[in-house]
RNA sequence: GAGUUUGAUCCUGGCUCAGAAUCAACGCUGGCGGCGUGCCUAACACAUGCAAGUCGAACGCGAAAAUCCCGCAAGGGAUAAGUAGAGUGGCAAACGGGUGAGUAACACGUGGGUGACCUGCCUUCGAGCGGGGGAUAACGUUCCGAAAGGGACGCUAAUACCGCAUAACAUCCUGCCUUUGAAGAGGUAGAGAUCAAAGCCGGGGAUCGCAAGACCUGGCACUUGAAGAGGGGCCCGCGCCCGAUUAGCUAGUUGGUGAGGUAACGGCUCACCAAGGCAACGAUCGGUAUCCGGCCUGAGAGGGCGGACGGACACACUGGGACUGAGACACGGCCCAGACUCCUACGGGAGGCAGCAGUGGGGAAUUGUUCGCAAUGGGCGCAAGCCUGACGAUGCAACGCCGCGUGGAGGAUGAAGAUUUUCGGAUCGUAAACUCCUGUCGAAUGGGACGAACAGAUCGCGGGUGAACAACCCGUGAUCCUGACGGUACCGUUAAAGGAAACCCCGGCUAACUCCGUGCCAGCAGCCGCGGUAAUACGGGGGGGGUAAGCGUUGUUCGGAAUUACUGGGCGUAAAGGGCUCGUAGGCGGCCAACUAAGUCAGACGUGAAAUCCCUCAGCUUAACUGGGGAACUGCGUCUGAUACUGGAUGGCUUGGAUUCGGGAGAGGAAUGCGGAAUUCCAGGUGUAGCGGUGAAAUGCGUAGAUAUCUGGAGGAACACCGGUGGCGAAGGCGGCAUUCUGGACCGAUAUUGACGCUGAGGAGCGAAAGCCAGGGGAGCAAACGGGAUUAGAUACCCCGGUAGUCCUGGCCCUAAACGAUGAAUGCUUGGUGUGGCGGGUAUCGAUCCCUGCCGUGCCGAAGCUAACGCAUUAAGCAUUCCGCCUGGGGAGUACGGUCGCAAGGCUGAAACUCAAAGGAAUUGACGGGGGCCCGCACAAGCGGUGGAGCAUGUGGUUCAAUUCGACGCAACGCGAAGAACCUUACCCAGGCUUGAACUGCGAGUGACCAACUCCGAAAGGGGUCUUCCGCAAGGACACUCGUAGAGGUGCUGCAUGGCUGUCGUCAGCUCGUGUCGUGAGAUGUUGGGUUAAGUCCCGCAACGAGCGCAACCCCCGUUCCCAGUUGCCAGCGCGUAAUGGCGGGGACUCUGGGAAGACUGCCGGUGCCAAACCGGAGGAAGGUGGGGACGACGUCAAGUCAUCAUGGUCCUUACGUCUAGGGCUACACACGUGCUACAAUGAUCGGUACAAAGGGUUGCGAGCCAGCGAUGGCAAGCCAAUCCCGUAAAGCCGAUCUCAGUGCGGAUUGGAGGCUGCAACUCGCCUCCAUGAAGCUGGAAUCGCUAGUAAUCGUGGAUCAGCUACGCCACGGUGAUACGUUCCCGGGCCUUGUACACAC
Repeated sequence: GAGUUUGAUCCUGGCUCAGAAUCAACGCUGGCGGCGUGCCUAACACAUGCAAGUCGAACGCGAAAAUCCCGCAAGGGAUAAGUAGAGUGGCAAACGGGUGAGUAACACGUGGGUGACCUGCCUUCGAGCGGGGGAUAACGUUCCGAAAGGGACGCUAAUACCGCAUAACAUCCUGCCUUUGAAGAGGUAGAGAUCAAAGCCGGGGAUCGCAAGACCUGGCACUUGAAGAGGGGCCCGCGCCCGAUUAGCUAGUUGGUGAGGUAACGGCUCACCAAGGCAACGAUCGGUAUCCGGCCUGAGAGGGCGGACGGACACACUGGGACUGAGACACGGCCCAGACUCCUACGGGAGGCAGCAGUGGGGAAUUGUUCGCAAUGGGCGCAAGCCUGACGAUGCAACGCCGCGUGGAGGAUGAAGAUUUUCGGAUCGUAAACUCCUGUCGAAUGGGACGAACAGAUCGCGGGUGAACAACCCGUGAUCCUGACGGUACCGUUAAAGGAAACCCCGGCUAACUCCGUGCCAGCAGCCGCGGUAAUACGGGGGGGGUAAGCGUUGUUCGGAAUUACUGGGCGUAAAGGGCUCGUAGGCGGCCAACUAAGUCAGACGUGAAAUCCCUCAGCUUAACUGGGGAACUGCGUCUGAUACUGGAUGGCUUGGAUUCGGGAGAGGAAUGCGGAAUUCCAGGUGUAGCGGUGAAAUGCGUAGAUAUCUGGAGGAACACCGGUGGCGAAGGCGGCAUUCUGGACCGAUAUUGACGCUGAGGAGCGAAAGCCAGGGGAGCAAACGGGAUUAGAUACCCCGGUAGUCCUGGCCCUAAACGAUGAAUGCUUGGUGUGGCGGGUAUCGAUCCCUGCCGUGCCGAAGCUAACGCAUUAAGCAUUCCGCCUGGGGAGUACGGUCGCAAGGCUGAAACUCAAAGGAAUUGACGGGGGCCCGCACAAGCGGUGGAGCAUGUGGUUCAAUUCGACGCAACGCGAAGAACCUUACCCAGGCUUGAACUGCGAGUGACCAACUCCGAAAGGGGUCUUCCGCAAGGACACUCGUAGAGGUGCUGCAUGGCUGUCGUCAGCUCGUGUCGUGAGAUGUUGGGUUAAGUCCCGCAACGAGCGCAACCCCCGUUCCCAGUUGCCAGCGCGUAAUGGCGGGGACUCUGGGAAGACUGCCGGUGCCAAACCGGAGGAAGGUGGGGACGACGUCAAGUCAUCAUGGUCCUUACGUCUAGGGCUACACACGUGCUACAAUGAUCGGUACAAAGGGUUGCGAGCCAGCGAUGGCAAGCCAAUCCCGUAAAGCCGAUCUCAGUGCGGAUUGGAGGCUGCAACUCGCCUCCAUGAAGCUGGAAUCGCUAGUAAUCGUGGAUCAGCUACGCCACGGUGAUACGUUCCCGGGCCUUGUACACAC
């Protein structure tokens, strides 16, 4: 920095990721080289080999094999050889190498001290090395033992051991002096005492000696001192992990005196004496852990780590102990004990890989039983040299870092192939092929190092010592000699692109996209999350991205994480202020002066090992790696200086604090007493049937007299009004009146003291209610409990009772939303306005008012702060001091432990596990049995229905071979369907066809096809007969057959879609631009006051405008006018008829159909703040939208439709396509919806009679006449229609019959006879006539429609259509009713409020 809490936002907050690192491991893969690294686990156990020896120039002894000689042989001798070998002795073995078990410690780091110490080998300086003695290993002999080993006797040497001599500047003792804070330091004086030694190897040859040698000389060794270097011991300051759910620890403990011990101080040890010592600045205890230089990370501060390299420490099977030694309490030494392993003759013995290799085991996991002492280093030695698993090399391992390669250039027909595709193409891709070139690595072959210089030997030269040209030592020159790695690095040559690329990822974070498969399966996943049929997230392919001999995963660390915050966080509501006060330790602290110099600052010096890091130069071809130089090492110490600030110590000051005096205010506290009202109870009177209680009731009380009312009495508790965001108190809390005792605050005034202050871990006290213990008290109220109701239940809410308790005294408990969810204190920072207490000033005669000071208590608001809400001189602002507390949610304030409590329980207070959130504030919606305002046939007021009956129709269910499919709350169900007998038709059964019933191509072939006839067949279909055209020709047209691309599908997905539609809803809403406000989501506008049918309009307003909606513009109806009059009309004129616009004519009227006018709150009055508008009125055919229609905003319902159509994907292809016949969609126990007809008298039937509108008609409407009871038939005029026809409208009106009956109501059902349409009425049409005459007497719960020409009622027409199931649907006219109103039900709109809802109750 990013992802992740939400519909979205801001914040808080956790989780996760991107980075770097790694002693790593695992998966896939693997060409080379260099430099590094490699048991983190079992400090588990170890076979085998090696890892510490060396010195013959300290000493004595001393083989053998083999060869040769002598000998017949046995045997002897020589050489091997004074060799090997062991032993005595010296030095080393305390280094080097390993490991990290223990250790929280002066172990380590750093800086000091040692006036309390040691030091072999080495260096420098001084002195010395004389003379004796006695042993003992080895060896020999012998004995014991299985062995390891041991005993006895005897011999022997030394640089082994022991005396003697000499010896001080050594040590001890006694004085003195110097330095010092202090002598165990230094110097000096004295008398004594004590302590040394070893030789070995060379050279010389004058002198002496028989010789050895003496003697001279050199080297090494030795003894004793002094000093140095290096090494070590001890002591001290500071630093050094976690836990307080470890708070007290300690008897050699702390100190002293004396003694012992040590190299040395010291309780180190001991005796005695004293009673101390440590600890909240964390003792003791528990856990964990070697420490550091450094390494990793990080901007740094920090955090983590301590593997390799370097320093220190500790350890060496476990525990203990000492010996030797300069040094050890000793890794490859000893003794004891223990465990384990091995040998054993069972009596006894042996051993210690945390050395190098290696084995087993453990484990995710860590290498060769290699080579060499050539180099470096170490031990011994005079040296040569020997030893050296230190070390140098090499091997194994991609374990890490670094470097190199797997080729380079050209090369388009953009090959083949693969993938994909919209079928055109695109991509892999200059990639390949192909051409040219190069030669790193690897292969073969040839040459071939550096690391080597010492030491040593030989020959010279120079110097030192010396008597010496000797020897020895030092330096130097030449030559010789020494390489594990290694025939390696490196260089050359040869051939040849030839042998050398993988891994992870591609939804976001995070660079990189498509196809197929799969279908919440298989699987993925670091977090969020993907997968339920179109998965860029699973698996595969193609393509792409990243890294590259590696790439990923896992583990771990730091980072990001300001997520423990020193740098650098917080606590009103997100986690977080202790319930409150007092106060201990601690922390912090007013003004002035001079002093000091601890903190602080500066300079110098010392130290801060090397390596590492950084800079620079250099060496390996480069780099990694390595070397030289520098810087740095932020630290510690010492000295000197500075003195502002802090501290210390001194003297002063008064402003902080305290005290004094005078006032008034107050439910501040404790105790005692008193008072009245009310409730209840008791007694009495009056009085009678109820009272009480609730939403409604009941339980309860009451005729044994209640309730009500009056009088008297008893008892307990609480104190109406005043009373107030009024007062007091630290908080909890405190309320009648009076008295006594008592705390605090405030105001005013003078003086005193002189920083005496603030905070406050532990600690102490106070601490509502409930609860507990003991004793009282008990009126009312009231947990528990009983009863009555409510309810599905009701362990509740409501009601009737009622015990603890509530009250008092004493003692506990110690918690609360103990809240201002806001710790205490001090200072500073614009204002306004109330209120309580005290004071000052002014005005006034005064009451009182105004101004003002201090203290308290509220509200509103500036700056500022805040995530926002909000806070705002009573801060949540700006600062300081101190305390408390927080670090994701859950688990959990739980468990365990401790402590307190009589108990209840309180305080302190985890973890495992689990989730990716949990939260705060604010926003927009939605919702609420929240509120306000307002609409709607929403209710109410009415009318008529449905639900009951029969029938029709649709649906569910059931049935069936099939009963094709779709539609399902409103918003599916007389819906798609404005017409299922066949067709339709999609379903079922059966029979057929397969380029197909229809359409477009291509290739090949044929010459037909159609029509007709004929056979089989239910038909479809199949078989047969017959059979071309144009053109000279090439060829073409047409048709068929075969093949091929395609065709076809009412198959699936309406949750992949377009289009169309329903619904909220004709509800009044939905948005945008700019501006403004807000961190932001968003808000504003659109809210508010009015008004409207309306976001309609007006006013106001940080908004101003605009868009889609509303309205209007469109159509029909209502009035008038103009124009035009035929098929319409007929007033006037004429003709004609029995009569009729029948005719001539006419345009007046009606009407037709084109145009225009008219209505706009325009006018008047009233109401309204102006206004918008509303109410009333006038005029008018019509009045406030005149009535009706068309018209449906942003959007919602994954609403409906893949079966109107279109369409992605998918499926079928001799079938899920297509043709045909028959059947089905019409089934029927049942259930529901929508209708029709009724149940009758507001009626039915019969006769007469009046008045429409709107439609339709040539495959048609069909007058009229004739036939038939009728449906209808025959003949047939007219009409392509304002002309003719359908066509008599019906209810109504007039009159008649019926008389309340299952009827003269009702018409179902059934029988019979007919008519019509049609190829065909069996399944399964309609109509007519005759006969039959079912249910039904107004319909339970419930429920629907409708506000005006509406409901209701009456008939008429049309579409579809051969006919019809139409009682449906759409349209037309005739007759023609009720609404106080908005409390409630339902739906909706606006504002507001709450929300833990947002797939939104």

Model confidence (mean pLDDT): 85 of 100. The RNA shown here (small-subunit ribosomal RNA) has 1401 nucleotides and comes from an uncultured bacterium. RNAcentral holds the sequence, with entries from ENA. It matches the Rfam family "Bacterial small subunit ribosomal RNA".